[in-house]
Context: one part of a larger RNA
């Protein structure tokens, strides 16, 4: 590993990209024909053995052996475009002459049919040698692998656990074991070609043939020797002709790109808008206003509160607004303009494997907090007060600093939740709804093209509703299904509760603290 779990029990990294690794769609021999010989069925013999025997024979037998036929069996192996090539050995079917025999024939050794023996050419039974060759993995099969152990065969250690011995007329001694199985990776031999990988001919620097031409080698022969050189032989390279059916698998309801008209509260910069709030300011009437379960703290003739005008500031972005959109997540919501990105559909367009998941490793990452800088309406940790209380360091109220708001920079964690990983396939019905795309009677609209409804189909999305063929402890889940009838392909991550996400080491951070990550003990 076969063979666990991961929505709620302990467990999917907060989210995306990526490198090793792992893993990866189809396609290149199907398909015919003969067919030794196994094994099986029937039919018949022989020998053995056993029974029954009238002693001739009969039956049986999972016993050895010989023939004949049989089919829906298995098959070594040949041919169906299906062969590496060379040198020596070897000589096998089949061919051709010649001779001779036997037979039939013919006027005839004339011709035909069938042996036998020579000689010719003739290469694939096989042997050894060399030069080429697409390679592994896989599975067969065989050599080989120490001995004890281990399974196990045989043996009356008295029995056994063990041991490797022992048995026999007891004699001149005779014999017979000490088996065998298994022994995983590598290596070596062998057959096999299913799978899986990896390779070849695309800037022909392909294969074959043919000629020619550099340029190297050194052997035989020409009576001998010696020297040159040419012809012949054997590397290499070069250029030139001819042939090849001359040579590019297909285009994955895998991916990638390029086009098209879209679409989206997706991001960024600028621009602009709405009331509110708070304060300030002008006018105006007043005596209380605020605030509470009731209260007080608080503000008010120096005019509070509140009306009505105007001004400023920062914030924020109502109703539209939904179980809708759009982003990787976090998130994202006034108008309008620029940037550059992005899904989905369309597509008789391309590339041709490029592809999925992913340690190291990098990018974004709420909210809070940390540094600088600005800005500081609202709110409000901290703090101060009124109140309630036994008591209130707390809920309730008035105030009120950090902060919230915006730049530059750091932090890297949230119940970052679907508590559900990413990719692929199949399993069931159905109404909406968003986005593209196409059709169709119709209505309304546009000078036409069109635009907006209705409807059907089609593709991708948020999500729902009913059902259980499934699942599961249940709650429930079209996936949380396709699971003892267990293997699609990648990752992470758990292993009783506590201690403890603690100590400590390392690492990151200015801090806060983040990441990695224990054990004593104790239940």
């Nucleotide at each position: 590993u076969u063979g666990c779990u991961g929505u709620u029990a302990a467990a999917a990294a907060g989210c995306u990209c990526g490198u090793a690794g792992u893993u990866g769609a189809a396609u290149u021999u199907c398909g015919g024909a003969c067919g030794a010989g196994a094994a099986c069925g029937u039919c018949u013999g022989g020998u053995c053995u056993g029974g029954c025997u009238u002693c001739u024979g009969u039956c049986a037998g999972u016993a050895c052996u010989g023939g004949a036929u049989g089919g829906a069996u298995c098959g070594a192996g040949u041919c169906u475009u299906u062969u590496u090539u060379c040198u020596g050995g070897g000589g096998a079917a089949g061919c051709g002459a010649a001779g001779u025999g036997c037979u039939c024939u013919u006027u005839a050794c004339u011709g035909g049919g069938u042996g036998c023996u020579u000689c010719g050419g003739g290469g694939a039974a096989c042997c050894a040698g060399g030069a080429c060759g697409a390679u592994u993995a896989c599975c067969u099969u065989g050599a080989g692998a120490a001995a004890a152990a281990u399974a196990g065969a045989g043996u009356g250690u008295u029995c056994a656990a063990a041991g490797c011995a022992g048995g026999c007329u007891u004699g001149u001694g005779c014999u017979u074991g000490a088996a065998u199985a298994c022994a995983u990776u590598a290596g070596c031999a062998u057959g096999g070609a299913a799978u899986a990988a990896u390779g070849a001919a695309a800037u022909a620097g392909g294969a074959c043939u043919u000629u020619g031409g550099u340029u190297c080698u050194a052997u035989u022969u020409u009576g001998u020797u010696g020297g040159u050189u040419u012809u012949g032989a054997g590397g290499a390279c070069c250029a030139a002709u001819g042939u090849c059916a001359u040579g590019a698998u297909g285009a994955a309801u895998a991916g990638g790109g390029a086009c098209a008209g879209u679409u989206g509260g997706g991001g960024g910069c600028a621009u602009u808008a709405g009331u509110a709030u708070u304060a300030a300011g002008a006018c105006g009437c007043u005596a209380g206003a605020g605030g509470u379960g009731a209260a007080a703290u608080u503000c008010u003739u120096g005019g509070a509160u509140u009306g009505u005008c105007u001004u400023a500031a920062g914030a924020c972005u109502a109703a539209c607004u939904a179980g809708u959109g759009c982003g990787a997540a976090a998130g994202c919501a006034u108008u309008u303009g620029c940037c550059a990105a992005a899904g989905a559909u369309g597509u008789u367009u391309u590339c041709a494997u490029u592809a999925a998941u992913c340690a190291a490793g990098a990018a974004c990452g709420a909210c809070a907090g940390u540094u600088a800088a600005g800005g500081g309406a609202u709110c409000a940790a901290a703090g101060a007060c009124g109140a309630u209380u036994a008591g209130a360091u707390a809920c309730c109220g008035u105030c009120g600093u950090a902060g919230u708001c915006u730049u530059a920079a750091c932090c890297a964690u949230a119940a970052a939740c679907g508590a559900u990983g990413c990719c692929g396939a199949c399993u069931a019905g159905g109404g909406a709804u968003c986005g593209g795309u196409g059709a169709a009677c119709g209505u309304c609209u546009u000078u036409a093209u069109u635009g907006a409804c209705u409807u059907c189909a089609u593709c991708g999305g948020c999500a729902c509703c009913u059902u259980g063929u499934g699942a599961g402890a249940a709650a429930u889940c079209a996936a949380a299904g396709u699971u003892u009838u267990u293997g699609g392909g990648c990752u992470c991550a758990g292993g009783g509760g506590g201690g403890a996400g603690u100590a400590u080491g390392g690492u990151c951070g200015c801090a806060a603290g983040g990441c990695u990550g224990a054990a004593a003990c104790u239940u």
A computed fold for a 523-nucleotide part of an RNA from a moss metagenome, annotated as small-subunit ribosomal RNA, central domain. The RNAcentral record of the full RNA draws on SILVA. Its Rfam family is "Eukaryotic small subunit ribosomal RNA". On this family, see Yusupov et al., Science 2001: "Crystal structure of the ribosome at 5.5 A resolution". The coordinates come from a structure-prediction model, not an experiment, and the mean pLDDT is 81.